[in-house]
RNA sequence: UUGUUAUCAAGAAAGGUGAAGGGAAUAGACCCUAUGAAGCCUUAGCAACCCUCGUUCUUCGAGAAGGUGCUAAAUUCUACCCCAAUUGGGAGAGAUAACGA
Repeated sequence: UUGUUAUCAAGAAAGGUGAAGGGAAUAGACCCUAUGAAGCCUUAGCAACCCUCGUUCUUCGAGAAGGUGCUAAAUUCUACCCCAAUUGGGAGAGAUAACGA
């Protein structure tokens, strides 16, 4: 980089550094931000994919040492298709995990 499968309206922030942007990309909307953005570091936390234990025959329950991930707003919302026209359904794109090339 790419393929398969699963999940994505729940949950969880302080400090230091830094100095103007940020919310993936394009467009629009909306929002966060000098009461300090992004990035980086430390600590803490959330979750439970891998994992551990029990159970089961591949399901359910419990746990959190370790590997990831995450800690404003639904993946912030819309964009393409369908609908009974909406916090509806699907596609596409994206994110994360496990496994493979």
Model confidence (mean pLDDT): 85 of 100. Predicted 3D model of a 101-nucleotide RNA (SAM riboswitch aptamer (S box leader)). Its Rfam family is "SAM riboswitch aptamer (S box leader)". Rfam's curators write: The SAM riboswitch is found upstream of a number of genes which code for proteins involved in methionine or cysteine biosynthesis in Gram-positive bacteria. Its family is annotated with regulation of gene expression in the Gene Ontology. It was read from a public genome assembly, where an Rfam model found it.